[in-house]
RNA sequence: AGGAACACUGGGCAAACCCAGCAAAAGCUGGGGACGCAAAGCUAUAGGGGCUAAGUUCUACAUCUUGUUGGGUGAGGAUACGCCAGCCUGGCCGCUGAA
Numbered sequence: 001a002g003g004a005a006c007a008c009u010g011g012g013c014a015a016a017c018c019c020a021g022c023a024a025a026a027g028c029u030g031g032g033g034a035c036g037c038a039a040a041g042c043u044a045u046a047g048g049g050g051c052u053a054a055g056u057u058c059u060a061c062a063u064c065u066u067g068u069u070g071g072g073u074g075a076g077g078a079u080a081c082g083c084c085a086g087c088c089u090g091g092c093c094g095c096u097g098a099a
Stems, first nucleotide, its partner, number of pairs: 012037002017032006035086001041092003046089003049084003055079005061074005
C1' cells in the first nucleotide's frame, strides 16, 4: 500500500407518537421523541414492488332537473414523469480497520 468482519474507537441516523406548516391525498419539512439501523448516506429518469387519485375517463348504480335520446350531483371502477430509499435488487459516495 492492498484487503475488509463477527471486533474496536469517535461518533452518525432516527420508527411510532405529539406540535406547527405544506399538499386533493399518499406523503414531505421543522421541533420534540427513540423502535431500530454497519450505510436507516445519495439515486424513484437503474429495475421490481407498494401507496395515493387532484385531474382525466368509464358505469346496465343511486338521486335531482328536463319537452328529451340531454345535463348536474353522489357512489364505485380504471389511470401517475404525484409519493415511498426504514420493501427488495442494482449503481455511486463514505468513518473505523482484525485475520